[in-house]
Notes
A computed fold for a 141-nucleotide RNA from Ktedonobacter racemifer, annotated as SAM riboswitch aptamer (S box leader). The coordinates come from a structure-prediction model, not an experiment, and the mean pLDDT is 77. Rfam family: SAM riboswitch aptamer (S box leader). Gene Ontology term of the family: regulation of gene expression. The same sequence occurs in records of 2 taxa. RNAcentral holds the sequence, with entries from Rfam and Ribocentre.
RNA sequence: CUCUCAUCAAGAGAGGUGGAGGGACACGGCCCGACGAAGCCCGGCAACCCGCUUAACUUGUUUUGUAUUCAUGAGUAAUGAGGCAAGACGAGGGAGAAGGGUGCCAAUUCCGGCGGACUUUUUAUAGCCGCAAGAUGAGGG
Numbered sequence: 001c002u003c004u005c006a007u008c009a010a011g012a013g014a015g016g017u018g019g020a021g022g023g024a025c026a027c028g029g030c031c032c033g034a035c036g037a038a039g040c041c042c043g044g045c046a047a048c049c050c051g052c053u054u055a056a057c058u059u060g061u062u063u064u065g066u067a068u069u070c071a072u073g074a075g076u077a078a079u080g081a082g083g084c085a086a087g088a089c090g091a092g093g094g095a096g097a098a099g100g101g102u103g104c105c106a107a108u109u110c111c112g113g114c115g116g117a118c119u120u121u122u123u124a125u126a127g128c129c130g131c132a133a134g135a136u137g138a139g140g141g
Stems, first nucleotide, its partner, number of pairs: 001141008013042001015041003021032003027112003043105003048101003052096003057092010069081004109133001113131004
């Protein structure tokens, strides 16, 4: 840089530092900002990935016990398959906690863009669905 998948209406400080800008890009809006922006530090939120805990649940493998069922077989031999119970290990989904890796902490991803359906006499707006653009995570190139 690019591809795939998931999520994007919730949540998060009246701290320190810093000094004028900020809300992704372009344009148009609308906002935040010296009652102090960005950045940095601390703090916090969340739970995507890894790891951890977990009574019960689903499922796979396997061990032991038990009953003695079915098939092959002349057979009460042997072999194979299945039933029930308990245990061990693994997987799945669920719940939990937050150790590691990220992420995030005004406003829906602040709103606009394109298409559709709906509404309307018409146009437009709002709300609805999808797409585009973007953000974050995980995996791949």